Molecule: c-di-GMP-I riboswitch aptamer
Organism: Peptoclostridium litorale DSM 5388
RNA sequence: UUUAAAAAUGGGCAAACUUACCUAAAGGCAAGGACGCAAAGCCAUGGGUCUAAGGGAUGUUUUCUAUGACUGCCAGGUUGCUUAU
Numbered sequence: 001u002u003u004a005a006a007a008a009u010g011g012g013c014a015a016a017c018u019u020a021c022c023u024a025a026a027g028g029c030a031a032g033g034a035c036g037c038a039a040a041g042c043c044a045u046g047g048g049u050c051u052a053a054g055g056g057a058u059g060u061u062u063u064c065u066a067u068g069a070c071u072g073c074c075a076g077g078u079u080g081c082u083u084a085u
Stems, first nucleotide, its partner, number of pairs: 003084003012037002017032003021028002035072001041078003045075003048070003054065004
């Protein structure tokens, strides 16, 4: 440096849930907690999903809409641990 992830060592991350805080909400953040993860590191770039404050429409109570979110939904980009090769 290439390729691969069956097993192992060491370390890493942390779902649901609970509590406090932030947010219109989705969601986020911290602590506790472990369902899982070899990129569950990073980037909203493409698709997808969630929300709909504001705005639009409307039959007046429904609907549309991201400039708000999600990378632990799938791709793509990028960096990287271990072992084998």